[in-house]
Context: one part of a larger RNA
This record gives sequence, C1' cells and structure tokens, in this order.
RNA sequence: UUAUAUUUAAGGAACUCGGCAAAAUGACUCUGUAUCUUCGGUAGAAAGAGUAACUUUUUAAGGUAACCCUUUAAAAGUUGUCACAAAAUUAAGGACAGCGACUGUUUAUUAAAAACACAGGUCUCUGCUAAAUUGUAAAAUGAUGUAUAGAGACUGACGCCUGCCCAGUGCUGCAAGUUAAAAAAAAAAAAUUUUGGUUUUUUUUAUAAGUCCCAGUAAACGGCGGCUGUAACUCUGACGGUCCUAAGGUAGCGAAAUUCCUUGGUAUUUAAUUGAUGUCCUGCAUGAAUGGCGUAACGACUGUCCUACUGUCUCAAAUAUAAUCUCA
Repeated sequence: UUAUAUUUAAGGAACUCGGCAAAAUGACUCUGUAUCUUCGGUAGAAAGAGUAACUUUUUAAGGUAACCCUUUAAAAGUUGUCACAAAAUUAAGGACAGCGACUGUUUAUUAAAAACACAGGUCUCUGCUAAAUUGUAAAAUGAUGUAUAGAGACUGACGCCUGCCCAGUGCUGCAAGUUAAAAAAAAAAAAUUUUGGUUUUUUUUAUAAGUCCCAGUAAACGGCGGCUGUAACUCUGACGGUCCUAAGGUAGCGAAAUUCCUUGGUAUUUAAUUGAUGUCCUGCAUGAAUGGCGUAACGACUGUCCUACUGUCUCAAAUAUAAUCUCA
C1' cells in the first nucleotide's frame, strides 16, 4: 500500500447517475391490522407486548398396582445480569406512478427484461386418399384423429370497448365479353427421296388457367385533409363557404417508454427540484386485436417520496489476518 474482517465521537444520504455497498429487521406465543379488491386476497400489512432460573397452586394427555414419572398449558410469588428468542441460523417497512395480467422461458461465456411464452379472443384454410408438411419416388407425419378436429396468421388474463375507408396492394368469387401458348386437326406450297414417309414455310379451325373487366373482403397489408368568413369589449368559433379525397381520426388517452420548441402552463412535494405526481391540451409526429383505456394480485423490472438504519459521506481513525515492498 492492497485485500478480507471488526469497531468508531457528533451528524445521519449532506455521498452518488442511483442508498451501490454496509447497517438495520429477523425466532416462537399473544394482541392487533388500513386502503383497494376479480371477495380468493392485500396480510407475517402496519403497529405493539411477552420470553431466563427457582418456588407454590392449578390444567390437559399418557404411563403406573400405588407412590410417582414424562410431556402440555395457565396464574401468583421470589432471585440474578447493563442486556434472558443472551450463540448460530433467521422478512427492513410504507406510499405513488409506468410496463407486463399471473407461475413460467431466454442471449451456455458482459443483457433475465417492459423481450418470448401463456390461458383467453378473432380471422383464414381443411369433408378425409382432408388441408398443411417431408421426400425424386415408394411412402410417412397430420392420425389409428374427423370441423367441440387439424393446420396457418394476428392479439394476449379480466372489465368497458374495438369507429370511418375496398381508391391502391393482396385474397376470394361469378356469367358474358376482351386479350393470350404449345401440342392438335385440316388445306396449300417447297425441299428431300427409307415414297402408305420425313422436314420446312404459310393459312385456317378450335381454343385453358391467367390478365383486363365486375363484385365482395380491413381482428387482410394498410390509410384516416386543407383554405377561409362568422357571436353587441376582446378572445374563441357551436354555424357557413370553398377545394381535394377511398375516407378525412370516432370513443378513449395525452409534454406520455410517444412532445421538437421544452426546464410547456399550473398545483402538490423541497429552504431550494431539468426529477416525481395531479391537472390543462397548443397531439413537431396519440388512438382502437400493428389492439385503445382501466385494473385486484404478482415482479432479483423502471422512476419518485417517506420512516428506520447506518463510515456512502462531512473526515477520517484504530485493531486482526494475508499478500506486496525494504532490511537482516
């Protein structure tokens, strides 16, 4: 000097990106327990009290022929220590918000999460030699199943809901029409000569799916506007005009995990807050299964605050052990 431990006056997060680390809590018995709630929980909520040894009396269970013994529970009294769960092991607690319902899974070797999964919801395909998938094939899985089944896609408990647009892209479907291939058939001409042939060219006939066209479909991919006038102070604009569009963003939420301007305005929190929470709406660039908004319980998740606690700090110090270093 470093590492690992132990202790520390007064203060107690002033440290720091951040209470990281450490400290504190801790067992059993009894009392007591808010808010919210899907009535199950939350809850060991929180907040308190007791605990040793001995004596006496009672209590319950078992054993014993009986005395009595073992264990259990309660009351009263006495004794000692600074301290009686005397060691070790052994929850810190509370409040608000975000995200994800939950238990679970994951980057073996820097990420455990708000990512994945999930039960539940919806759509599409599939009538059995099923669809879908593997294989050149035989065949196999699906399934020794049969639409309450199987496959694919999206969403993600639960509650309240899920608006408008089919113009584009995709998918599905129908009669007529348009366009469209090779093979095929017929005819003609030419070449050749294995002549009942072969080849080439031209014309005609008959044309498939598809495309175009038409219609449907958004819990399919996706999309969801400008300009301008107007109310008896001013402001605002319920109302009107006009242009464009397939349709012009509904309910809800909103400076948000989304807000550039921005440390937005305002209130609470602090002595002081670019933080947090409530509210407003001027949403650069929210918005409804690419789900919207809530939500009890849960979370080694993220942000903020409070109590307790402390060498994190003010500001360092001492001790023990080990190593490094120097000398012998």

This is a predicted structure of a 328-nucleotide part of an RNA (large-subunit ribosomal RNA, domain IV) from Coscinodiscus granii. Model confidence (mean pLDDT): 83 of 100. The full RNA is in RNAcentral, with records from ENA. It is recorded under the gene name rnl. The source organism's lineage runs through Eukaryota, Ochrophyta, Coscinodiscophycidae, Coscinodiscales and Coscinodiscus.